[in-house]
RNA sequence: GGGUCAGUAGCUCAGUUGGUUAGAGCGGGGGACUCAUAAUCCCUAGGUCCGGGGUUCAAGUCCCUGCUGACCUA
Numbered sequence: 001g002g003g004u005c006a007g008u009a010g011c012u013c014a015g016u017u018g019g020u021u022a023g024a025g026c027g028g029g030g031g032a033c034u035c036a037u038a039a040u041c042c043c044u045a046g047g048u049c050c051g052g053g054g055u056u057c058a059a060g061u062c063c064c065u066g067c068u069g070a071c072c073u074a
Stems, first nucleotide, its partner, number of pairs: 001073007010026004019057001028044005050066005
């Protein structure tokens, strides 16, 4: 240089053929239980879905471009 894949909550990741509220586990906060801690259970906060532009009635999802990372190849 060429190619493939990925970027969604603090972390690891789902998210179907574009649609009706953007989710799970862990972690954080509060509570229950206990003499107390752990474990367990209940409640709860937290997101401009990597940036910009486009298509569409509607975009996390499709298109273009940029950035970052991983891998393959010369």